[in-house]
Context: one part of a larger RNA
């Protein structure tokens, strides 16, 4: 030096972080808060006490023999002999130490975040993310919708709207404002615009014929082809935001200052409402103030000046739960002041 295990004053002063250690620990009993969806919280926290002998004590209980009684019976009854045999209580005794080893929670308080138990990146993430029960929207009337196949056909479902299929939110509690102007969806059908098709107005290519010629030029054949009729779609006209998504600026005024119920004014589909806010959101910002420390860019609590919350891309609170994150505390320790020694086994020498 390394790995294991041990002692060590102080006791988190280390460190990003109490990481790892240590501590606690088993069973009886006493006792046990705030909060609470009255089920929990809870083994909350916090104590006591545990060997062994001896008496209580023929202890409680438990089995249940002989006899004897009824006399159907492999039978029931009375009887209580022998056995077995606690929990407790007093009193003594050993020992450093009695759940003497082993095994076997450390605890409390604050806030976030998720309601929970569950899933997950097989080999660097286990979470606050994914699921979830519950809410709410939409399609879907049955040969359903919706997938898969080219098709037969299958799944849906041997079900049938209390059923199935897409999204979206996420126990529960109180709740979810405002905008249909832009996109989307859904319905409308009056005018516009429109495609194949229909339609043929004419135009051209050939040539019977006419004409002195220049040309004209019927029918057929054939190549183009105008108006005009034409469906959904799109303009277009309603509805719909727990459908994508949006929720405003300037100026001035109260008899100190300061502010600004009022007021103008310009804009906009509308201008952000309840509730919360320096927030897993706050740039300035270690904002200011209050707690907590001797001392605190973190932490609580509150103020609003939300750089840039905010209402199912769900607000806000919330008891249980957490190998989640944040902060304090009490035990507790070699984590540290800062190191030391001991035991054992590697390295190492030597054979």
């Nucleotide at each position: 030096c390394u790995c294991a295990g041990g002692u060590u004053a102080u006791g988190a002063a280390c460190u990003a972080g109490g990481c790892a250690a240590a501590u606690u620990g088993a069973c009886a009993c006493c006792g046990u808060a705030a909060c609470u969806u009255c089920g929990g919280g809870a083994u909350a926290a916090g104590g006591u006490g545990u060997g062994c002998c001896a008496u209580c004590a023929u202890u409680a209980g438990g089995u249940g023999a002989a006899a004897c009684c009824u006399g159907u019976a492999c039978a029931g009854g009375u009887g209580g002999a022998g056995c077995c045999g606690a929990c407790g209580a007093u009193g003594g005794u050993u020992g450093c130490a009695a759940c003497a080893a082993a095994g076997c929670g450390g605890c409390g308080g604050u806030a976030g975040c998720g309601a929970c138990u569950g899933u997950u990146u097989a080999c660097u993430u286990a979470a606050a993310a994914c699921a979830c029960a519950g809410g709410c929207c939409u399609c879907u009337g049955c040969g359903a919708a919706a997938g898969c196949g080219u098709a037969a056909g299958c799944u849906g479902a041997c079900g049938u709207a209390u059923a199935g299929g897409g999204g979206c939110u996420g126990a529960c509690g109180c709740c979810u404002g405002c905008c249909c102007g832009g996109u989307g969806c859904u319905g409308g059908a009056a005018g516009g615009u429109u495609a194949a098709a229909g339609g043929g107005a004419g135009u051209u290519g050939u040539c019977a014929g006419c004409g002195c010629a220049a040309g004209c030029a019927a029918a057929g054949c054939a190549a183009c082809g105008a108006a005009c009729u034409g469906a959904a779609g799109c303009c277009c006209c309603a509805g719909u935001a727990a459908a994508c998504g949006g929720c405003g600026g300037c100026c001035g005024u109260a008899a100190c200052g300061a502010u600004a119920a009022c007021g103008g004014u310009c804009c906009u589909a509308a201008g952000g409402u309840a509730g919360c806010g320096a927030a897993a959101u706050u740039c300035c910002u270690u904002g200011u103030c209050g707690g907590g420390u001797a001392a605190g860019u973190u932490c609580c609590g509150a103020c609003c000046u939300g750089c840039a919350c905010g209402a199912a891309u769900g607000g806000c609170g919330u008891a249980a739960c957490g190998a989640c994150u944040u902060c304090c505390g009490c035990a507790c320790u070699g984590u540290c002041u800062c190191g030391a020694c001991c035991u054992g086994g590697g390295a190492c020498u030597c054979g």
Background: Predicted 3D model of a 351-nucleotide part of an RNA (large-subunit ribosomal RNA, domain IV) from a metagenome. Its mean pLDDT, the model's own confidence on a scale to 100, is 88. It matches the Rfam family "Bacterial large subunit ribosomal RNA". Gene Ontology terms of the family: structural constituent of ribosome and ribosome.